[in-house]
RNA sequence: UUCAGACAAAGCCAAACCACCUGCAAAGGUGGGACGGAAAACUGCGGGUCUCUCAGGGGCGAAAGCUACAGAUCCAUGUAGCGAGAGAUAGCCGGGUUGCCGAA
Repeated sequence: UUCAGACAAAGCCAAACCACCUGCAAAGGUGGGACGGAAAACUGCGGGUCUCUCAGGGGCGAAAGCUACAGAUCCAUGUAGCGAGAGAUAGCCGGGUUGCCGAA
């Protein structure tokens, strides 16, 4: 230095839940709180999962469908699947980067 991780030591982080705030939402932030974590530090690169949008005209919008079922007939949509766009998730998995300690 690399791999590895102890009934070691000093520490660190903080699940669920609650309160407040932000967001259409998924979710995030702050405080409390500890289920747990040897990278539960950082990073949306790959996969997974989750959310929002995609109605004939007008209008709005950065942009935008198809199929099936139900409904509506100038005022009006809903559900599901596929696809697309935008977003979230690092404590879902993998990758990348960085880091404490000294037993085997």
c-di-GMP-I riboswitch aptamer from Olavius algarvensis associated proteobacterium Delta 3, 104 nucleotides, folded computationally. The coordinates come from a structure-prediction model, not an experiment, and the mean pLDDT is 76. Of the family's consensus pairs, 95% are formed in the model. The source organism's lineage runs through Bacteria, delta/epsilon subdivisions and Deltaproteobacteria. The sequence was found by an Rfam model in a public genome assembly.